[in-house]
RNA sequence: UGCCCGGUCGUCUAAUGGCAGGACGACGGCUUCUGGCGCCGUUAAUCGGGGUUCGAGUCCCUGCCGGGCAG
Numbered sequence: 001u002g003c004c005c006g007g008u009c010g011u012c013u014a015a016u017g018g019c020a021g022g023a024c025g026a027c028g029g030c031u032u033c034u035g036g037c038g039c040c041g042u043u044a045a046u047c048g049g050g051g052u053u054c055g056a057g058u059c060c061c062u063g064c065c066g067g068g069c070a071g
Base pairs, nucleotide, nucleotide: 001070002069003068004067005066006065007064010024011023012022013021018054025043026042027041028040029039030038047063048062049061050060051059
């Protein structure tokens, strides 16, 4: 430098183009003599920009980052 794949809550992982959900974590509460377990609640995300569309995490273009292959 070229080609291919990938980027979603703190982490992991879902989502036929139609309300971005779950688990773990964290926080609060209930329970307990205390802690843990258990239960309830809260917290928190689509890499940036543009385009298509009534509607984009999803499709298209471009950039950035990561991985792989080739030279």

RNAcentral holds the sequence, with entries from ENA. This is a predicted structure of a 71-nucleotide RNA (transfer RNA) from a Minisyncoccota bacterium. Rfam family: tRNA. By type it is a transfer RNA.